Context: one part of a larger RNA
RNA sequence: CGUAUGAAACUUGAGGAGGUUCUUCUUUAGUACGAGAGGAUUUGGAAGGACGUAGCUCUGGUGUACCAGUUGUCGCGCUAGCGGCACGGCUGGAUAGCUAACUACGGAAAGGAUAAACGCUGAAAGCAUCUAAGCGUGAAGCCCGCUCCAAGAUUAGGUUUCGAUUACCAAUAGGUAUGAAGUCCCCUGGAAGACUACCAGGUUGAUAGGCCGGAUGUGUAAGCUCAGUAAUGGGUUCAGCUAACCGGUACUAAAGGACGACUG
Numbered sequence: 001c002g003u004a005u006g007a008a009a010c011u012u013g014a015g016g017a018g019g020u021u022c023u024u025c026u027u028u029a030g031u032a033c034g035a036g037a038g039g040a041u042u043u044g045g046a047a048g049g050a051c052g053u054a055g056c057u058c059u060g061g062u063g064u065a066c067c068a069g070u071u072g073u074c075g076c077g078c079u080a081g082c083g084g085c086a087c088g089g090c091u092g093g094a095u096a097g098c099u100a101a102c103u104a105c106g107g108a109a110a111g112g113a114u115a116a117a118c119g120c121u122g123a124a125a126g127c128a129u130c131u132a133a134g135c136g137u138g139a140a141g142c143c144c145g146c147u148c149c150a151a152g153a154u155u156a157g158g159u160u161u162c163g164a165u166u167a168c169c170a171a172u173a174g175g176u177a178u179g180a181a182g183u184c185c186c187c188u189g190g191a192a193g194a195c196u197a198c199c200a201g202g203u204u205g206a207u208a209g210g211c212c213g214g215a216u217g218u219g220u221a222a223g224c225u226c227a228g229u230a231a232u233g234g235g236u237u238c239a240g241c242u243a244a245c246c247g248g249u250a251c252u253a254a255a256g257g258a259c260g261a262c263u264g
Stems, first nucleotide, its partner, number of pairs: 001152001005163007015149004021049006033038001051106005059100004066093005071086006111143002117137004166177004182259004186202005207253003210249005217241002223236005
């Protein structure tokens, strides 16, 4: 820009892409077959590999904004208590998120038309013959079935819902304002993201921060008191602190502006 009114939402599927994998054990069965050695076709069941998709409940990893322990040194006048630096100084754990080695699932079944092959009926050719007319069975292959994209499929599809101005100048085109449904810019943000896009919101508001409560993690804070010459230990105390998690709460920040419809 088009899809001959402007929008929002949900769809159909022409067409296209992907996938449709491999092995072992077991039953049939030590059966058929074979002198024996050996050893099935087929049918059912089970387990696994690789690959793929999704996820973080479990098992782990990471987690330089969480907690604790601890060494050296410097600082806060000193003690106590803290802080800086030393690979996050080192060490032990660890929430969210991300993640695999973790977890769940998938390849199928069914259907249609067939190949080789096997048949039915059946003449040419009184017989025979799967074929000449006609009708079947039949494969990891083909078309479907499964997943994804998809109406620029210009043959531009379908359904539902919402809106379909007013004034002036001109009086043939048209021009200038106003602006519906709705959309965009802008702003607060995100399990969305290179940018864009997408999604949740913008006071008729829980979108982010703060605050409150909880969860989780760490592991029993500081101060005081008791015991001990002291190091230290006990009590107060499952304490204190606690990121990204869950819920609540307008305290802070989400001012405002623009586009936008019956004509070719």